[in-house]
């Protein structure tokens, strides 16, 4: 940094997709170790169990438990003993709070921290920077004080209720609990006189007259300052929606009061009527915010796990109490839902603390250890508590590190895979040999995380003190969860440790097998229909590696929302047009200010993160020190160029004035002529009208036509012009009135007054709507006639709305220059409209200067086309608009409208494109030029009949297979009775009918017989050859047997192929090199002007040359010459014959077959550019390629052929191979192609008589002669052939006959009898004779061939072949007609044009309908959630009121008072309820359109002039 994908290819636009990085991830496969991190993103769902907040006896009364002590009672061990006892250990019980301590209680401090979660919250929040009207326990500093009294209440005891939780009554009692008094200021308050407000002790030591005193420590009270923490206020910033535009009544402000720690409508009363909002109020939806994280070059985008700061919440809602601090996660009260419990009356509870459970989910851990460290609470302390925390466990969830060995080792082992069978590859890989031992394992050793506290000693403070105590030092003591720690050493052995994805392109990496549009793959393009590098497996390879892939998500690439950094003529995109509000922007000069701007300084921008330089773990991740940074905000100072603000001026922008000009500019009134139609009248007669052709229609009741007159409405020919005017829409006869804009000139006046322009309001074609008129022509709808398969159209005849006028509405158009407005600058040339100026030869002149309007064009721009001073060039200002195609300018909502409808304007879903410009082709019922038996002009056929033959179809056991528009169909087949033969039936064979190899035997072969349809089977006989060798023996060839390698296949695939062939087409085309040109595909050359059969040739030319084709070279034919004459020939000479080249001979002629000549537009004339060439002529056998043939460019049709042959792959192997017999290929309601014979007189028949060419012949052609009516038979001369034979050519000629008829035409069919071939003519041959004598009397629509020795007609031959031709291929005989011409049909070539086609018009493609699926709108309603308004209701609570009940402290002798509590009441208020609206979501019979689907139905709307642009 880019890449793939729209096309046949190209450039552009434009979307989609990929490569990168990242994650609190999940899933699949796999899994050795360690370090460091991280681990419910979903149900703020419900929770069993344990733990998470206690502590203080140095505040207190005390003593339930434990221990000690003392005392008492009792039992009474060891030892001693005179056994009487002694002794008292030890135990039990009781008592004593005496001591250590301590359950419960009073009291203090702490439960407001720490920990969790992100529901709510769009601002009562957060971030940044500020502010003043505040409070602050513990802590620090300094000051002052701590006096004198009093009354209770728990615990406890007694008693009562209750299942329990718990509660009531009576009685006793302590305090650092409570109360009163005193004192009290630098505190509070004040009317400045005054008034008001405190307190507590405890422990250690010393001392004591036991009252106390001194001292230290910890506490207590008041006030002050600080620190810390907290509260409040302001500014700026902080998501989306305008399809949410108006919101607000304590609302905005004031005064007074209340309230609070404190400012304040925070609350109340009164007064005023304000406040917020397009710079987005209100409403709706979504959301904790930030430091940061992630991505990115950056600017940005996305995000807010862990860590850190702030906020909010603690089952849901409300509320206060206590307190320094809460409206309180593990406190209280009330309401609600849920769970548990109950004796049914009541009670209890709140894991969003740590573990853990269920549930939800793709998904997220142990009901662990320890307070050793860090920190927190309490305490003087010891210490206690601490699921904070530190550790461990689980999880590859991430990052980082290490290992799974190292060296050597070619016989390149074996095996696997591939193979062209040679080899290649796996691969130095393995084995083998030699080493090493990290990590894991075993066994030892062993840091650091720790020296707090306490005791003693020393110094020092307080103190009278050596006591006690605070601070510092020394010595000793001594606490580790982790932990079997990290690290280190020893031991053994390569030993225990590699997978995952991918390999068509993008994207690194290729082969085989299987599969056969199946199974499957796929991120995009796309793979798979029998040779898949794309599916699956394997071998091999590539990439990463204890991980690898997939999925999800974010940024990037994407300049694809463009600030950096995009666009709007045709790709998406300029508003239809002007006016104008807000807003934005704004000419020249001076002065001042300093808001923007610039510079400096200060404060802040928490830490962590990120960057740089260091340090510590062996490295790294990780941890850590320092620096810089945090682009920001605020304050101060300074500058004054630019912007801005204020002031003073200027005239170049803009406007005014004056003098002129042009114009379909607008509005109103009036006037005019031509034309159409209608009416009236005249003339006049049979048609008119209309069309491609017709018909409907009009007309004998007089039309059309024509003349005269009248009426009415609408529109204004010519002039008229890429002419004029207008902002656009638009404006066209003439006159008048009113009126807008614009241009030129002058330079008198104003002095920036300007430009643009959301919102707004105005104008706005046609059609349409409303009311009222008008209506000639035209004319939606409608009717009729045509056309058509249909024709709700195009065409025709009619015709209503409408078109016209007035007034009102609508507000849209391809409202287009598809080009917003304004300003400035940037080469020229030409036309035109309308002004001005100068010159002058005075003109229809020249030059110049404005304002318009057009055509070219430079630079430049553009994807190209094109634009080009009227910009789409270079710049500035402002507005509008675009962001893939479809869905859709649609739905819903809103606004407007009488309606039609308009404006605004989505989403789901779906596709990988949609699109612009240009290139090459192809195509066009586009154009131009040209050719061809293409048409036309002719001749003869086919299509009708019968038959032959091929095909389709049908049939069949089989009717083998192939060929299928031209370019299959008398084709493969140049010839199916058996064979052929591939098909069917039946019977047989299995190394095979055929080939190669091995072994054994035998030559081969021939003959006879048995069974059988035959193949085959069985039996017997005969027979020995060739080569080497003396022989034995061996060899070749052939045959038999055996086994296996293998044979065989007309089985499949012509869409795997070679070869061969057809076709366009014997059409004139198809390309290349270099150069030039275009961003490019490409173009040029090859186009143009002529010419040709021809891209043939000439000229021109950014082209110059060249190749394959054309032509020529080849064969044949037409003329001549030379050479050579046998079997050919015979002129002359001779001979013979009935005749005859029959013979001698000849080499002249014909002919044969070799070689030459000849024809080249060479010559002449004309035309033409003087060219190429064409036309005419001469000569010539032949004249303009003389005729014919062979010869077929690049390519097209996946054209044909696997059944000629060859061949890859697949299939088959007692069969899909091989053999045999019989059958079939020959069937027959039918359809088509190609032919033959006819239908007759240009003919048939009979008789007679001429003239060819080219071929064939030995298992052959076969003569003469003879036989037969004939086919033929017999015969066997001659001939391997210029000799013999096939072979008597026919039409033709000359005669006769038939006389227009189903015939003397025609010959099918059938019968009988034969001939020939052949083992064999039944299925199924050809021919002959006799007999029979069908259809057919010239053929509908349609269609074929042919341009000269051609068509037509006539016969002859050959291949195949035993036999079989109407077919095919050849040969000659006779021998025409016509071509004006290129309009049309068909095919082709060149140029040009349009195109939405490129599989290329047999293309593409639209809409309804039918079916299936998908999402969505409407809908009677239904359900649910949120919310507004009005009303009802009113728990707990504090406040206020009240004096019903009760009442320790104070006052009072008392009565009582003061105060307090309970009760009651009031306002506020949560839940709840009623009514009525709004909004969202879900659902809904039915219904609307939309999208997508395989080869459905109907038409053919669009793309070509798309057949009606």
């Nucleotide at each position: 940094a880019g890449a793939g994908u729209u096309u046949g290819a190209u450039c552009c636009u434009g979307g989609c997709u990929c490569a990168g990085a990242u994650u609190g991830a999940a899933c699949g496969c796999u899994g050795g170790c360690g370090g460091c991190a991280c681990g419910c993103c979903u149900a703020a769902c419900a929770c069993a169990u344990g733990c998470a907040a206690g502590u203080c006896g140095a505040a207190c009364g005390g003593u339930a438990a434990c221990a000690g002590a003392u005392g008492g009672u009792u039992u009474g061990a060891a030892g001693c003993u005179u056994c009487g006892g002694u002794g008292g250990a030890a135990g039990a019980c009781c008592a004593u709070g005496c001591u250590g301590a301590c359950g419960a209680g009073u009291g203090g401090c702490g439960g407001a921290c720490g920990g969790g979660u992100g529901a709510g919250u769009a601002a009562u929040g957060c971030a940044u920077a500020g502010g003043g009207a505040u409070c602050u326990g513990u802590c620090a500093u300094a000051c002052a004080g701590a006096c004198u009294g009093g009354g209770a209440c728990a615990a406890c005891c007694u008693u009562a209720g209750g299942a329990a939780a718990c509660u009531g009554a009576g009685g006793c009692u302590a305090a650092u609990a409570c109360c009163a008094g005193a004192u009290g200021a630098g505190c509070u308050u004040u009317a400045a006189g005054g008034a008001g407000c405190a307190a507590a002790g405890u422990g250690g030591g010393c001392u004591u007259u036991c009252g106390g005193g001194c001292u230290c420590a910890c506490g207590c009270u008041g006030a002050a300052u600080g620190a810390u923490g907290a509260a409040c206020c302001u500014a700026u910033g902080u998501u989306g929606g305008a399809u949410u535009a108006g919101c607000u009544u304590g609302u905005u402000g004031g005064u007074a009061g209340g309230g609070u720690a404190a400012a304040g409508g925070c609350c109340u009363a009164c007064c005023a009527a304000g406040g917020c909002g397009a710079c987005g109020a209100u409403c709706c939806a979504u959301a904790g915010c930030u430091g940061g994280u992630u991505u990115g070059a950056g600017a940005g985008g996305a995000u807010g796990a862990c860590c850190a700061g702030c906020c909010a919440c603690a089952c849901u809602g409300g509320g206060a109490c206590u307190g320094a601090g809460a409206c309180a996660c593990g406190g209280c009260c009330c309401a609600g839902a849920c769970u548990c419990u109950u004796a049914c009356g009541g009670g209890a509870g709140g894991c969003a603390g740590c573990a853990g459970u269920g549930g939800g989910g793709a998904a997220u851990c142990u009901u662990g250890g320890a307070c050793a460290a860090u920190g927190g609470g309490g305490g003087c302390a010891a210490c206690c508590c601490u699921g904070a925390u530190c550790c461990a466990g689980c999880g590859a969830u991430g990052c980082c590190g290490c290992g799974u060995g190292u060296g050597u080792g070619a016989a390149g082992a074996a095996g696997g895979c591939c193979u062209u069978a040679g080899g290649g590859u796996u691969g130095u890989a393995a084995a083998g040999c030699a080493c090493u031992u990290u990590c894991a394992g075993u066994c030892g050793u062993g840091a650091g995380g720790a020296g707090a506290u306490u005791g003693c000693c020393c110094u020092u403070g307080u103190g009278a003190a050596u006591a006690a105590u605070g601070a510092g030092g020394g010595c000793a003591u001594g606490a580790g969860a982790c932990g079997u720690u990290a690290g280190c050493a020893a031991c053994a052995g390569a030993a225990g440790a590699a997978g995952c994805a991918c390999c068509g392109g993008c994207u690194a990496a290729c082969u085989c097998u299987g599969u056969g549009c199946c199974a499957g793959c796929a991120g995009c393009c796309g793979c798979g229909g029998u040779a898949a590098u794309a599916c699956a497996g394997a071998g091999g390879g590539u990439g990463c590696a204890a991980g690898c892939g997939u999925u999800a998500a974010u940024c990037g690439g994407a300049a694809u929302g463009a600030c950096u950094g995009g666009g709007c003529g045709u790709a998406a995109a300029g508003g239809g047009c002007a006016c104008g509000u807000a807003g934005g922007c704004g000419g020249c000069c001076c002065u001042a200010g300093a808001a923007g701007u610039u510079a400096g300084a200060u404060g802040u921008g928490a830490a962590a993160u990120a960057u740089c330089c260091g340090g510590g773990c062996u490295c790294a991740a990780c941890c850590u020190g320092g620096a810089g940074g945090c682009u920001g905000c605020a304050u101060c100072u300074a500058a004054a160029a630019c912007u801005c603000u204020a002031g003073a001026g200027c005239u170049a922008g803009a406007g005014u004035a004056c003098a002129g000009g042009a114009g379909a500019g607008g509005u109103a009134a009036g006037u005019g002529g031509a034309a159409u139609u209608u009416c009236c009248g005249g003339u006049g007669u049979a048609g008119c009208g209309g069309u491609g052709a017709a018909a409907u229609g009009c007309g004998u009741a007089g039309a059309u036509a024509u003349c005269g007159g009248a009426a009415a409405g609408a529109a204004c020919a010519u002039c008229a012009g890429u002419g004029g005017c207008g902002a656009a829409g638009g404006c066209g006869a003439c006159u008048u009135a009113c009126u807008g804009g614009u241009c030129u000139g002058u330079a008198a006046c104003u002095g920036a007054c300007g430009c643009u322009g959301a919102a707004g309001a105005g104008c706005g074609a046609a059609a349409g709507c409303g009311u009222g008129g008008g209506u000639a022509g035209c004319g939606a709808a409608c009717a009729g006639g045509a056309u058509u398969a249909g024709a709700u159209a195009c065409c025709c005849u009619g015709g209503u709305a409408g078109u016209c006028c007035a007034c009102g509405c609508u507000g849209u158009a391809a409202a287009c220059g598809a080009u917003g407005a304004a300003a400035a600058c940037u080469a020229g040339c030409u036309g035109u409209u309308u002004g001005g100026u100068g010159c002058c030869u005075a003109g229809a002149g020249c030059a110049u200067u404005g304002a318009g309007u057009a055509g070219c064009g430079a630079a430049g721009c553009u994807a190209a086309c094109g634009c080009g001073a009227u910009a789409a060039g270079u710049u500035u200002u402002c507005c509008g608009c675009c962001u893939g195609g479809g869905g859709a300018g649609u739905a819903c909502g809103g606004c407007c409208g009488c309606a039609a409808g308009g404006c605004u304007a989505a989403a789901a879903c779906u596709c990988a494109a949609a699109g612009g410009a240009a290139c090459u082709g192809a195509c066009g019922g586009g154009g131009g030029c040209c050719c061809g038996c293409a048409c036309a002009a002719g001749c003869g056929g086919u299509g009708g009949a019968g038959c032959a033959u091929g095909u389709g179809g049908u049939u069949u056991a089989a009717u083998u297979c192939g060929a299928u528009g031209c370019a299959a169909c008398g084709c493969g087949a140049a010839g199916a009775a058996c064979c052929u033969u591939a098909c069917c039936u039946a019977c047989u064979u299995u190394u095979g009918a055929c080939g190669u190899c091995u072994a054994u035997c035998g030559a081969a072969g021939c003959c006879u017989a048995u069974a059988g349809a035959g193949a085959u089977u069985u039996a017997g006989g005969u027979g020995u050859g060739c080569c080497c060798g003396a022989a034995a023996g061996g060899g070749a060839a052939c045959g038999a047997u055996a086994a296996g390698a293998c044979a065989g296949g007309u089985g499949c695939u012509g869409c795997a192929u070679g070869g061969c062939u057809g076709u366009c087409g014997u059409c004139a085309g198809c390309u290349c090199g270099u150069g030039u040109u275009g961003u490019g595909a490409g173009a040029u050359g090859u186009u143009g002007g002529g010419u040709u059969a021809a891209g043939u040739c000439c000229c021109g030319u950014a082209a110059c040359g060249a190749g394959c084709g054309c032509a020529a070279c080849c064969c044949u034919u037409a003329u001549c010459c030379u050479u050579a004459g046998u079997u050919a020939c015979c002129a002359g000479c001779g001979a013979u014959u009935a005749a005859a080249g029959u013979c001698g001979g000849g080499g002249a002629c014909u002919c044969u077959a070799a070689g030459g000549a000849g024809a080249c537009u060479g010559c002449c004339g004309g035309u033409g550019a003087u060219a190429a060439a064409c036309c005419g002529g001469a000569g010539g056998a032949a004249g303009g390629u003389g005729g014919g043939g062979a010869c077929g460019a690049c390519g097209u049709c996946a054209a044909g052929u696997c059944a000629u042959c060859a061949u890859g792959g697949c299939c088959u192997u007692u069969a899909u191979a091989a053999g045999u017999a019989g059958g079939g290929c020959a069937a027959c309601a039918c359809a088509c192609g190609u032919g033959c014979u006819a239908c007759a007189a240009u003919g048939g028949g009979u008789g007679u008589u001429a003239c060819a060419g080219a071929g064939g012949g030995a298992g052959g052609c076969g003569a003469a002669g003879c036989u037969g009516u004939g086919a033929a038979g017999u015969g066997g001369a001659g001939c391997g052939g210029a000799u013999c034979u096939u072979u008597g050519a026919a039409a033709g000629g000359c005669a006769c006959u038939c006389g227009u008829a189903g015939u003397c035409c025609g010959g099918a069919u059938u019968g009988u009898a034969g001939u020939c071939u052949g083992c064999a003519a039944c299925u199924c041959g050809a021919c002959u004779a006799c007999a029979u004598g069908a259809a057919g009397u010239u053929g509908g629509a349609a269609u074929c061939g042919c341009u000269a020795g051609u068509a037509a007609u006539c016969g002859c031959g050959a291949a195949u072949c035993a036999g079989c031709a109407u077919g095919u291929c050849g040969c000659g005989g006779u021998g025409a007609a016509u071509a004006c011409g290129u309009u049309c049909c068909c095919g082709g070539g060149c140029c040009u044009u349009g195109u939405a086609c490129a599989c290329a018009c047999c293309g593409c493609c639209c809409g309804u309908c039918a079916c299936a699926c998908c999402a969505u709108g409407g809908a009677a309603g239904u359900g649910u959630a949120u919310u507004g308004u009005a009303c009802c209701a009113g728990a707990a609570g504090g406040a206020a009121g009240u004096a019903g009940u009760u009442u320790a402290a104070c006052c009072g002798u008392a009565a009582g008072g003061g105060g307090a509590a309970c009760g009651c009441u009031u306002a506020c208020c949560a839940c709840g309820g009623u009514a009525u609206g709004a909004u969202g979501c879900a659902u809904g019979a039915c219904u609307g359109g939309g999208g997508u689907g395989a080869a459905g139905u109907c038409g053919u709307a669009a793309c070509a002039a798309g057949g009606u642009a």
Model confidence (mean pLDDT): 85 of 100. This is a predicted structure of a 1509-nucleotide RNA (small-subunit ribosomal RNA) from a metagenome. It matches the Rfam family "Bacterial small subunit ribosomal RNA". The RNAcentral record of the sequence draws on SILVA.